[in-house]
RNA sequence: GGAGUGGCCUGGACGGUCGCUGCGUGCGCAAGCACGGGGAGGAAAGUCCGGGCUCCAUCGGGCAGGACGCCAGGUAACGCCUGGGCGGCGCGAGCCGACGGAAAGUGCAACAGAGAGCAGACCGCCGAUGGCGCCUCCGGUUCGCCGGUUGGGGCGCACAGGCAAGGGUGAAACGGUGCGGUAAGAGCGCACCGCACGACCGGUAACGGUGCGUGGCACGGUAAACCCCGUCCGGAGCAAGGCCAAAUAGGGGUGCGUUCGUGUGGCCCACACGGCACCCGGGUAGGCCGCUCGAGGCUUGUGGUGACACAAGCCCUAGAGGAAUGACCGUCCUCGACAGAACCCGGCUUACAGGGCCACUCCCACU
Numbered sequence: 001g002g003a004g005u006g007g008c009c010u011g012g013a014c015g016g017u018c019g020c021u022g023c024g025u026g027c028g029c030a031a032g033c034a035c036g037g038g039g040a041g042g043a044a045a046g047u048c049c050g051g052g053c054u055c056c057a058u059c060g061g062g063c064a065g066g067a068c069g070c071c072a073g074g075u076a077a078c079g080c081c082u083g084g085g086c087g088g089c090g091c092g093a094g095c096c097g098a099c100g101g102a103a104a105g106u107g108c109a110a111c112a113g114a115g116a117g118c119a120g121a122c123c124g125c126c127g128a129u130g131g132c133g134c135c136u137c138c139g140g141u142u143c144g145c146c147g148g149u150u151g152g153g154g155c156g157c158a159c160a161g162g163c164a165a166g167g168g169u170g171a172a173a174c175g176g177u178g179c180g181g182u183a184a185g186a187g188c189g190c191a192c193c194g195c196a197c198g199a200c201c202g203g204u205a206a207c208g209g210u211g212c213g214u215g216g217c218a219c220g221g222u223a224a225a226c227c228c229c230g231u232c233c234g235g236a237g238c239a240a241g242g243c244c245a246a247a248u249a250g251g252g253g254u255g256c257g258u259u260c261g262u263g264u265g266g267c268c269c270a271c272a273c274g275g276c277a278c279c280c281g282g283g284u285a286g287g288c289c290g291c292u293c294g295a296g297g298c299u300u301g302u303g304g305u306g307a308c309a310c311a312a313g314c315c316c317u318a319g320a321g322g323a324a325u326g327a328c329c330g331u332c333c334u335c336g337a338c339a340g341a342a343c344c345c346g347g348c349u350u351a352c353a354g355g356g357c358c359a360c361u362c363c364c365a366c367u
Base pairs, nucleotide, nucleotide: 001363002362003361004360005359006358007357008356009355010354012332013331014330015329016328017327018326020039021038023036024035025034026033027032041338045349046348048347049346050345051344052343053237054236055235056234065233066232067231068230069229070084071083072082073081074080085099086097087096088095089094100228101227105226106225107222108221122167123166124163125162126161129160130159131157132156133155134154135153136152138147139146140145175193176192177191178190179189180188194217195215196214197213198212199210200209201208202207241289242288243287244286251280252279253278254277255276256275260274261273262272263271264270296315297314298313299312300311301310302309303308333336
C1' cells in the first nucleotide's frame, strides 16, 4: 500500500423568531396569561418470543394443541445471551448449523437404472459342475459299422449354472487399499485404514484420546413426514382493571293512605295494582386513577475466561388522550439515511445515506 474479519460509536452543528404539549411557581371566579424547566429511537418498527402488572378460572392431575431439543452456565424468564463440544466453509482473522431418536412402528424416494431395501444382473467375467457338438484313444469286425458308454483326453458353444471384481444409472447401490485365494469372484482368508461394542485415560458434561480387547462388518437416506422420548406452557389482555358519578328511564326497600279508580268477591272486611314522600344500589354520558422510580441509568471497585453478579457514590430522563415533540430565517460543513412513543421491561428479526474508533488476519514492497 492492497484485500478482508470481528466489535463499538455517531446519525448535521450553532444562533434567532414564532408555535405545540406535560410539570412547577405566580396571577385570575373561570377561560386563560406570564416566567422557569422537560419533551422520541437505535431501531420508537414487525408484534415474533419471554416476563412484570391486571382480571377471570383454578386441590391436584390428565387429554388435546403448541413451542423447544449437543453440554455447562447466566437470567425474573426465554425460542435470548455467554463459554465449550461436534459437523460444514474459509489459506487465515473468523463465519454458519431446528445439532434428541431411523438396531419401536408406519410412510416416502420423481427421473434414470437390471436393482431403491434385509435389493439386483443390463453390459461384462467365468463356465469349476451338468448339458450339447466336434476331434482323439481302446477292443471287435462280414470293413458297412458295433461295443467299451454313465469310459479317458482335448477343443468348442455359452444352454443350465456360478460371480458381483470392472463398466453403466442415480442424490444415494449393502466399507476402502493391497496381498493371498479362485473356473471367475467375493471379508472367502489375512495386514493396514475405517466402523460397532467394550475397557482404560482426560473432562462437571457434551465429547475427546488409546501401539488395548472383542466382532468380518451388521444397523443405507429421510423425523422443518407421521411418530417416539424429554422439557416447558391455565386463559385473556391497559379497550386489562379500579374509583367518583348527572339528566332521563327502569329496579329494590320503608312509611303514609281521609277519599278515589281497577281486579279478586254475591256483599262487608281484607288483599293486590295504580298514588305520594324518603332512602338504597346497579349503570350510561362525563371525570379521575392505572401512567411511568424501574428486573432503571451512569461512574468506580470487587468476583468471574465470559454472559453476568455484588458493593459504594451520583442521577431522575416524554407520559399524551384526536393524540404534543414542529415551522421559518441566518451562518457553516463532508449537504444529512431508515424512521415517530401510546402500560412497562428483557430479547430476536427487519430497515438504515454518510462519518468515525478499536482489535485482528492474509498478500505485496521497503527498512